[in-house]
RNA sequence: AGCAAGCCAGACAGCCGCUGGCCGCCGAAAGGCGGCGGGAGGAAGGUCCGGACUCCAUAGAGCAGGGUGACGGCUAACGGCCGUCCGCUGAAAGCCGCAAGGUAUAAGGCGCGGAACAGGGCCACAGAGACGAGUCUUUGCGACGUUCGCGUCACAAAGGGUGAAACGCGGUAACCUCCACCCGGAGCAAUUCCAAAUAGGCACGCAUUGAUGCUGCUCGCGGAGCGUGCGGGUAGGAAGCUCGAGCCGUGGAGCAAUCCACGGCCUAGAAGAAUGGCUGUCAUAGCAUGCGGGUUCGCGCCCGCGUGCCGUAACAGAAUCCGGCCUAUCGGCUUGCUUCA
Numbered sequence: 001a002g003c004a005a006g007c008c009a010g011a012c013a014g015c016c017g018c019u020g021g022c023c024g025c026c027g028a029a030a031g032g033c034g035g036c037g038g039g040a041g042g043a044a045g046g047u048c049c050g051g052a053c054u055c056c057a058u059a060g061a062g063c064a065g066g067g068u069g070a071c072g073g074c075u076a077a078c079g080g081c082c083g084u085c086c087g088c089u090g091a092a093a094g095c096c097g098c099a100a101g102g103u104a105u106a107a108g109g110c111g112c113g114g115a116a117c118a119g120g121g122c123c124a125c126a127g128a129g130a131c132g133a134g135u136c137u138u139u140g141c142g143a144c145g146u147u148c149g150c151g152u153c154a155c156a157a158a159g160g161g162u163g164a165a166a167c168g169c170g171g172u173a174a175c176c177u178c179c180a181c182c183c184g185g186a187g188c189a190a191u192u193c194c195a196a197a198u199a200g201g202c203a204c205g206c207a208u209u210g211a212u213g214c215u216g217c218u219c220g221c222g223g224a225g226c227g228u229g230c231g232g233g234u235a236g237g238a239a240g241c242u243c244g245a246g247c248c249g250u251g252g253a254g255c256a257a258u259c260c261a262c263g264g265c266c267u268a269g270a271a272g273a274a275u276g277g278c279u280g281u282c283a284u285a286g287c288a289u290g291c292g293g294g295u296u297c298g299c300g301c302c303c304g305c306g307u308g309c310c311g312u313a314a315c316a317g318a319a320u321c322c323g324g325c326c327u328a329u330c331g332g333c334u335u336g337c338u339u340c341a
Base pairs, nucleotide, nucleotide: 001338002337003336004335005334006333007332008331010282011281012280013279014278015277016276018039019038021036022035023034024033025032026031041315045326046325048324049323050322051321052320053187054186055185056184065183066182067181068180069179070084071083072082073081074080085113086111087110088109089108094103095102096101114178115177119176120175121172122171123170131168137158138157139156140155142153143152144151145150191239192238193237194236201230202229203228204227205226206225213221214220246265247264248263249262250261251260252259253258286309287308288307289306290305291304292303293302294301295300
């Protein structure tokens, strides 16, 4: 000078709350009171990719459609990760240069990295010409014409200019295509169970020879339904739901991703959706300032020790779970790599 990886995401105390779990007491129940203990993230985010799980579909094969693409490995799987190759990029220094600037590699970073003699398409600007063929300029030689300056045509050679690329089995596949491999669909509002009231449905019984209702009975009045059972659905409740490709430590295999063994741990599970608020004492950061030191002509800058102010600082926030990717992010800590002096 340039990079990479990992970690933290204010601490403690007091008071007041919120939401689950367990225990105890009270209560018929609903619930109430008390105690103990748990309670957001590195991205919980975007929902981009891959899986688990659930339901639906599904002989087998092919077509269509979508995706992936160096080589090898890891993984449950992946478009992810690791290693290697290739290409590009990549700092101070050094070198060149009056200068502007140019030039190299290390660690590292990025890659939309199969095939261009299977075929089609396309190649901006510039340039005569962009893949079809052809000829802008010069020269040589020949033919023809000529106002004798040269012009036209044919052949051959050479050169200049444009451009990413100039005729060369050109470039482009992130244009179609070809080759190889992979891919069923929907998603926790999945799905499953329990199950009111009211209104439909079905069966049986009663009912105009008057059921039922007013109304407990008799009379009276009204007049077409009533009763029982079953079943589906809704409200509501429960399961799915958090013990899992889990986390931590040690040891081992491997360059690594990762894997194996042993030991330890349990770490939100809501559903109108909790995880908060106040106060105090302080870290860190920020601002101001004093002293000392270094550097400087000086201003200033840097380092150390103090004082005062500020008063917690960013992005954000679970909603079935997991592995990735991407995006957002105040500030801080640790470790490692490379080059130069």
A computed fold for a 341-nucleotide RNA from uncultured Noviherbaspirillum sp., annotated as Bacterial RNase P class A. The sequence is in RNAcentral, with records from MGnify. The organism belongs to Noviherbaspirillum, within Bacteria. It matches the Rfam family "Bacterial RNase P class A". Rfam describes the family as follows. Ribonuclease P (RNase P) is a ubiquitous endoribonuclease, found in archaea, bacteria and eukarya as well as chloroplasts and mitochondria.